[in-house]
RNA sequence: AACUAGAAACGGCAACAUGCUUGAAAAAGUAUUACGCAAAGCUUCCGGUCUAAGGGCUUGAGCCUAUGAUAGCGGGGUUACCUCG
Numbered sequence: 001a002a003c004u005a006g007a008a009a010c011g012g013c014a015a016c017a018u019g020c021u022u023g024a025a026a027a028a029g030u031a032u033u034a035c036g037c038a039a040a041g042c043u044u045c046c047g048g049u050c051u052a053a054g055g056g057c058u059u060g061a062g063c064c065u066a067u068g069a070u071a072g073c074g075g076g077g078u079u080a081c082c083u084c085g
Stems, first nucleotide, its partner, number of pairs: 004085001005083002012037002017032006035072001041078003045075003048070003054065004
């Protein structure tokens, strides 16, 4: 130095909830707050899940559909602090 691992230390992120805002919705942003997290940093390439504005179907109720969302649902890619080992 690299890989692996996560005992310790310095730190880091921030679930739910609530307020405000955006969005058709799912959900997201921001403030407070911490459930948790060794990548819970970043990234939709693959799968899963959520939503259905628009589009299609239906006499109708409704049904189907992602170009939308989820990285704190997994996998992949990529970057990174420390060192009892």